[in-house]
RNA sequence: GAUUCAUCGAGACCGGCCGAGGGACAAGGCCCUUUGACGCCGGGGCAACCGUCGGGACUCACCAUCCCGGAAAGGUGCCAACUCCUGCGGAGGGCCGAGGGCCCGUCGACAGAUGAAUC
Numbered sequence: 001g002a003u004u005c006a007u008c009g010a011g012a013c014c015g016g017c018c019g020a021g022g023g024a025c026a027a028g029g030c031c032c033u034u035u036g037a038c039g040c041c042g043g044g045g046c047a048a049c050c051g052u053c054g055g056g057a058c059u060c061a062c063c064a065u066c067c068c069g070g071a072a073a074g075g076u077g078c079c080a081a082c083u084c085c086u087g088c089g090g091a092g093g094g095c096c097g098a099g100g101g102c103c104c105g106u107c108g109a110c111a112g113a114u115g116a117a118u119c
Base pairs, nucleotide, nucleotide: 001119002118003117004116005115006114007113008112013043014042015041016040017039021032022031023030027086028085029084044079045078046077049075050074052070053069054068055067056066057065083111088108089107090106092104093103094102095101096100
């Protein structure tokens, strides 16, 4: 880097350095930011994806698989805003000065993020 599968409205901040943009993606909206954002480093924290431990289902039994629970001194990940929102498509609801416009939530696709497995 590619493919497959799972998850994505929960949760978790301080210090130091730096110095102007940042929030992946055209565009739009909104937000963060010289009261120092983003990023980097240190510490702290959140969280059960893998691994680990216990129990259950299945089985003659074991393994595998599935379910429930524990554990953060193992491997990752994460710590503004739903993945910040829209964006492409479907069905629906509401409003208006109504063949058009605005608003609302909803389902799906695409894209993305993280993990696991394979290459």